Annotation:
Predicted 3D model of a 541-nucleotide part of an RNA (small-subunit ribosomal RNA, 5' domain) from an uncultured bacterium. The prediction has a mean pLDDT of 82. It matches the Rfam family "Bacterial small subunit ribosomal RNA". Rfam links the family to the GO terms structural constituent of ribosome and ribosome. The full RNA is in RNAcentral, with records from ENA.
[in-house]
Context: one part of a larger RNA
RNA sequence: GAACGAACGCUGGCGGCGUGGAUAAGACAUGCAAGUCGGACGAGACUUUCUCUAGUAGCAAUACCGGGGAAAGUUUAGUGGCGAACGGGUGCGUAACACGUGGGCAAUCUGCCAUAAAGUGGGGGAUAGCUCGGCGAAAGCCGAAUUAAUACCGCAUGUGGUCAGGGGAGACAUCUUCCCAACACUAAAGCCGGGGCAACCUGGCGCUUUUUGAUGAGCCCGCGGCCUAUCAGCUAGUUGGUGAGGUGACGGCCCACCAAGGCUAUGACGGGUAGCUGGUCUGAGAGGACGACCAGUCACACUGGAACUGAGACACGGUCCAGACACCUACGGGUGGCAGCAGUCGAGAAUUUUUCUCAAUGGGGGAAACCCUGAAGGAGCGACGCCGCGUGGAGGAUGAAGGCUUUCGGGUUGUAAACUCCUGUCAUUUGAGAACAAGGUGCAUCGAGUAACUACCGGUGCAUUGAUAGUAUCAGAAGAGGAAGAGACGGCUAACUCUGUGCCAGCAGCCGCGGUAAUACAGAGGUCUCAAGCGUUGUUC
Numbered sequence: 001g002a003a004c005g006a007a008c009g010c011u012g013g014c015g016g017c018g019u020g021g022a023u024a025a026g027a028c029a030u031g032c033a034a035g036u037c038g039g040a041c042g043a044g045a046c047u048u049u050c051u052c053u054a055g056u057a058g059c060a061a062u063a064c065c066g067g068g069g070a071a072a073g074u075u076u077a078g079u080g081g082c083g084a085a086c087g088g089g090u091g092c093g094u095a096a097c098a099c100g101u102g103g104g105c106a107a108u109c110u111g112c113c114a115u116a117a118a119g120u121g122g123g124g125g126a127u128a129g130c131u132c133g134g135c136g137a138a139a140g141c142c143g144a145a146u147u148a149a150u151a152c153c154g155c156a157u158g159u160g161g162u163c164a165g166g167g168g169a170g171a172c173a174u175c176u177u178c179c180c181a182a183c184a185c186u187a188a189a190g191c192c193g194g195g196g197c198a199a200c201c202u203g204g205c206g207c208u209u210u211u212u213g214a215u216g217a218g219c220c221c222g223c224g225g226c227c228u229a230u231c232a233g234c235u236a237g238u239u240g241g242u243g244a245g246g247u248g249a250c251g252g253c254c255c256a257c258c259a260a261g262g263c264u265a266u267g268a269c270g271g272g273u274a275g276c277u278g279g280u281c282u283g284a285g286a287g288g289a290c291g292a293c294c295a296g297u298c299a300c301a302c303u304g305g306a307a308c309u310g311a312g313a314c315a316c317g318g319u320c321c322a323g324a325c326a327c328c329u330a331c332g333g334g335u336g337g338c339a340g341c342a343g344u345c346g347a348g349a350a351u352u353u354u355u356c357u358c359a360a361u362g363g364g365g366g367a368a369a370c371c372c373u374g375a376a377g378g379a380g381c382g383a384c385g386c387c388g389c390g391u392g393g394a395g396g397a398u399g400a401a402g403g404c405u406u407u408c409g410g411g412u413u414g415u416a417a418a419c420u421c422c423u424g425u426c427a428u429u430u431g432a433g434a435a436c437a438a439g440g441u442g443c444a445u446c447g448a449g450u451a452a453c454u455a456c457c458g459g460u461g462c463a464u465u466g467a468u469a470g471u472a473u474c475a476g477a478a479g480a481g482g483a484a485g486a487g488a489c490g491g492c493u494a495a496c497u498c499u500g501u502g503c504c505a506g507c508a509g510c511c512g513c514g515g516u517a518a519u520a521c522a523g524a525g526g527u528c529u530c531a532a533g534c535g536u537u538g539u540u541c
């Protein structure tokens, strides 16, 4: 000199863009952060419409009050499907194939999506819910009866797929690919429309088997990146083989047996520290230091362990076990996990609102409308950082007063002020007022589609959708009115005098000042530097 996720002191006008728990991976009140589908399914409640019907009053029309059935809509919990493995947070652990980079899988899997082919036949038994009974303070649990499905289970079919064998070609040991091929094993589910009197025909979304892809993931290897030898030897599933098991897959991954190997001064083993990278800071570079925000990746979710479900987890807002802590309790027993967004306490030099909206982008569900989304988009707070703007401009000498100083003549503050004439940025106030909107949906219409109609698909016109926001911006009004400080002045280093003090009080980054004329302490006047900031401290180069 530059830099910072900074803090502290003094001061503080506005705006834009960023950024903000670095310490206790300490503990957490409260609210929200993952739902959705009625076009998979059966019930309960409510509303509307239609229909059948009992009773009472009446001669009757009719009025009142009930019961049954059907349809449509809303809603509640439940069965079922998909999602909840993404997104969001943190950096504890980890010196490791964790990460980066380059390869390999002839040793692998992949829901939704795309592509191509084939199929979707016919049956069965339950169960939640509801009702009844019982236990319990609660959380919840048990029994009986009964009911549905795209829930569950057999049967049929086998385009295909899996599994021996034979032949050809190829390669990298195991093998790969093509052709032929026995026996055996192996699927499925419906829902919503259109036409038709019906039989039936047909469209869309699904379901099952297989092919290829895309995406995502798993495994293996070469190389690279901290300190320490005051750590020199380490290792028994250890190193290899055979066999068996296990996995989606290779493998001591696990097991039985056999052999005695394997690593190490090119640093094994041990100890300390640490998430890694793209990058960031500095520097002419080489290098050094760092890894906030943003992006990729890994690990973790009160602590430790385990599996279940599933295409995918050994699962932050799932389950089980153990532990610590906290809460409820009728003392028998239960409940919880903010390193999600806000917020509280604590520790700390120190880090924000218990805000608005799904309008946009993206995600989940749904045929869709739409619903959910503390992701995200915005607003709020903080000079925490960077950038921009303003605090007025021109004229104005009797060089006013006052202050300071003086050799008492003066000098300086100083065109500075007063005063005159202007301007109107920002702030204030009055009015107008955005872009971000594409789509989706409704209506109308055209094309395509179909044997025809509907649905689906594409186009055109009209209507409708904005949290931010009455914001940005624009126009008008008034008036210099509302807006300057901090540090320094011995040398380094730009900027000097007076008074007080008297090795005292004090200053100080280094050299060093202060013991009676201190440009170095304290105050004042003046000056210098930077400026909505200026200094100090800490850290890095």
Stems, first nucleotide, its partner, number of pairs: 001541004006537005013389006019382002026345003030342003035082003040079002043076011055064003089300003099224007108217002113213002116210005121155001123153002131144005160186003165180006190205006226272003233263003238260006245253001275297004279290004302323005325336004353379001355378003361375001362373004392422004402413004426482001428477005440464008485530005490511003496525005506513002